The RNA shown here (transfer RNA) has 73 nucleotides and comes from a Defluviitaleaceae bacterium. Rfam family: tRNA. Gene Ontology term of the family: triplet codon-amino acid adaptor activity. About the family: Transfer RNA (tRNA) molecules are approximately 80 nucleotides in length. It is annotated as a transfer RNA.
This record gives sequence, structure tokens and C1' cells, in this order.
RNA sequence: GCCGCUUUAGCUCAAUUGGCAGAGCAAUUGAUUUGUAAUCAAUAGGUUAUCGGUUCAAGUCCGACAAGCGGCU
Repeated sequence: GCCGCUUUAGCUCAAUUGGCAGAGCAAUUGAUUUGUAAUCAAUAGGUUAUCGGUUCAAGUCCGACAAGCGGCU
């Protein structure tokens, strides 16, 4: 230099080929317990890396850009 992949909640990851953004763990609150842990219930937490475009509608399609990983030279 060229090619490919990844980027979504604090962490690890889904989202069925464009149609309401979710799970587990963690956190908070409550129940249970003499107390803790465990267990159960509930709640909160999101600029879908960033910037633009297409569309009635974009996490998903297109372009640009950044970071990381891998391959080739």
C1' cells in the first nucleotide's frame, strides 16, 4: 500500500435479509433471613463508534471517516 471482519446498556452479545431496540451478568429497590450469601419480584440504564445519504420508515442499505483485529504484498 491492497483486501476482509468487528464497533449496539457498565461488561459479554442478540435483533429471523428495512417495520415497537432485547437477553445474560453487573447496578438499584423490595420480599425472604437474627444477619450475610443464595433465591424470588420489580426498576433503572441506549446519540446502535462518528458524520452524511436513500426511504413513509434505517441497528440493518449506500458513502465518508476513526479505532481495533486478521490476511496479502
The coordinates come from a structure-prediction model, not an experiment, and the mean pLDDT is 81.